[in-house]
Context: one part of a larger RNA
RNA sequence: UUGGGCUUAAAGCGUACGCAGGCGGAUUUGUAGGUAUCUUGUGAAAUCCCACGGCUCAACCGUGGAACUGCAGGGUAAACCACAAAUCUUGAGACAAGUAGGGGUCAGUGGAACGAUAUGUGGAGCGGUGAAAUGCGUAGAUAUAUAUCGGAACGCCAAAGGAGAAAUCAGGCCACUGGGCCUGUUCUGACGCUGAGGCACGAAAGCGUGGGUAGCGAACGGGAUUAGAUACCCCGGUAGUCCACGCCGUAAACGAUGCGCACUAGGUGGAGGAGGUUUUGACUCGCUCUCGGCCGAAGCAAAAGUGUUAAGUGCGCCGCCUGGGGAGUACGGUCGCAAGGCUAAAACUC
Repeated sequence: UUGGGCUUAAAGCGUACGCAGGCGGAUUUGUAGGUAUCUUGUGAAAUCCCACGGCUCAACCGUGGAACUGCAGGGUAAACCACAAAUCUUGAGACAAGUAGGGGUCAGUGGAACGAUAUGUGGAGCGGUGAAAUGCGUAGAUAUAUAUCGGAACGCCAAAGGAGAAAUCAGGCCACUGGGCCUGUUCUGACGCUGAGGCACGAAAGCGUGGGUAGCGAACGGGAUUAGAUACCCCGGUAGUCCACGCCGUAAACGAUGCGCACUAGGUGGAGGAGGUUUUGACUCGCUCUCGGCCGAAGCAAAAGUGUUAAGUGCGCCGCCUGGGGAGUACGGUCGCAAGGCUAAAACUC
């Protein structure tokens, strides 16, 4: 470079927003840059190809033709791409009226449990395990009652359920705030899709400063187990887990499945609207829209499976893959306080 691929074989960036770029709805008119066709000039000779001829043949050579797929000028065409102008509404958006929700931020608040402290009752054990021991307890534990304090997490509802771009989000309430869906079809009139760089968000752990610390609990100490036991089990326990602000930027960040649009049998139950019928009922209906499950036709697939939420059939754009190891490593660059992240080889070897 060409071709083929990316659920599980190598391969979808963790997720979004978005500049450039690529691609882009319907109709009309025009221009003629691309495009098509005709024509003119040029495209040196030699070479290649064709025909004929010359060395006895051939290689080689000579003559003629074709070709030189290119470039430039001119004429014509106007479907398509492009450009200019105008129009349209179905894509996209706006508006109005509704609606569901653990969507987000902030403030304050509630009960259960747990631990601590004080006091009362009580009087010898408690705790823990496979069995034990370390541990706690006559300085009165465990148990029980009352009061106070503290931090963290929110039982039932709860679901195959909901929301969010993802990470994620759950006691109740105030305030502020983002998005979705449905109905109307009132408005704008292609304003769209994707998106290299870029920018923002991004679990847990970790880092910095300051707070907080009930429970749990890396490290660490002790008790067991064991041949040993740097473990599994038990008793303790520091960082951490929590809050504020600032970093880090990674995960089996998974649906291991990029985003958008269109088309292609059904069945079943769930969530949110709107609608019809009507015996007004916690009814019923299916021609309706959106979301999220299961089963399956065709098709696809190596199979497992997938199957209108596609891994089917197509289009647009981006990312990524190219045998295993070496290696997501070295070196360089860049980001970071550090830990380390991102980018990313080769020798060698099978």
Model confidence (mean pLDDT): 87 of 100. The part of an RNA shown here (small-subunit ribosomal RNA, central domain) has 350 nucleotides and comes from an uncultured prokaryote. The RNAcentral record of the full RNA draws on ENA.